Predicted 3D model of a 73-nucleotide RNA (transfer RNA) from a Candidatus Nomurabacteria bacterium.

RNA sequence: GGGGUAUUAGCUCAUUUGGUAGAGCGCUUCGCUGGCAGCGAAGAGGUGAGGAGUUCGAUUCUCCUAUACUCCA
Numbered sequence: 001g002g003g004g005u006a007u008u009a010g011c012u013c014a015u016u017u018g019g020u021a022g023a024g025c026g027c028u029u030c031g032c033u034g035g036c037a038g039c040g041a042a043g044a045g046g047u048g049a050g051g052a053g054u055u056c057g058a059u060u061c062u063c064c065u066a067u068a069c070u071c072c073a
Base pairs, nucleotide, nucleotide: 001072002071003070004069005068006067007066010025011024012023013022019056027043028042029041030040031039032038049065050064051063052062053061
């Protein structure tokens, strides 16, 4: 220098022919219990790495940039 993969909640990860974004753990509140543990219920938490484009509509398609890993030279 060229190619490929990844980037989504605090953490680990899902989510495919484009149609209002989810789980587990963690966190908050409430209930059961003598009880901090355990169990159950409810809830908060995401500009989907950054930017632009296409589209009625983008996590998803296209381009550029950043970071990490990897292959070739």

The organism belongs to Candidatus Nomuraibacteriota, within Bacteria. It was read from a public genome assembly.